[in-house]
RNA sequence: GGUUCCGUGGUUUAGUUGGUCAUAACGUCUGCUUAACACGCAUAAGGUCCCCAGUUCGAACCUGGGCGGAAUCA
Numbered sequence: 001g002g003u004u005c006c007g008u009g010g011u012u013u014a015g016u017u018g019g020u021c022a023u024a025a026c027g028u029c030u031g032c033u034u035a036a037c038a039c040g041c042a043u044a045a046g047g048u049c050c051c052c053a054g055u056u057c058g059a060a061c062c063u064g065g066g067c068g069g070a071a072u073c074a
Base pairs, nucleotide, nucleotide: 001073002072003071004070005069006068007067010026011025012024019057028044030042031041032040050066051065052064053063054062
């Protein structure tokens, strides 16, 4: 340098041929429980879906460009 794939809460991840308030687990806060902790139960916070532009009434999802990463070929 060529080709293919990936990018979504702190971490991992569901959701994809556009349409409700973007899903879950772990983690975190608070409460219950306990003498206290752990486990367990309940509740809450936390995402402008990598960036920019376009298409559309409407984009995490479609198109173009960029950035980052992985695999492979040379």